[in-house]
RNA sequence: GGGCCGGUAGUUCAGACUGGAAGAAUACCCGGUUUGCACCCGGGAGGUCGGGGGUUCAAGUCCCCCCCGGUCCA
Repeated sequence: GGGCCGGUAGUUCAGACUGGAAGAAUACCCGGUUUGCACCCGGGAGGUCGGGGGUUCAAGUCCCCCCCGGUCCA
């Protein structure tokens, strides 16, 4: 320098192929349960979807550039 994969909630990851209401688990908060704690049950809060631009009525998703991480080739 080039190819490929990845970047989404505090954390680990789905969702992208085929554009149309942003999700799960866990952690955190509240309530229930308990003598109390844990477990368990119910509820809640939590997101510039790596950054910028483009296409579109509409973009996490499609296109272009850039940044970061991994991997392979040179």
This is a predicted structure of a 74-nucleotide RNA (transfer RNA) from a Thermoprotei archaeon.
Its mean pLDDT, the model's own confidence on a scale to 100, is 84.
Rfam family: tRNA. The family's RNA type in Rfam is transfer RNA.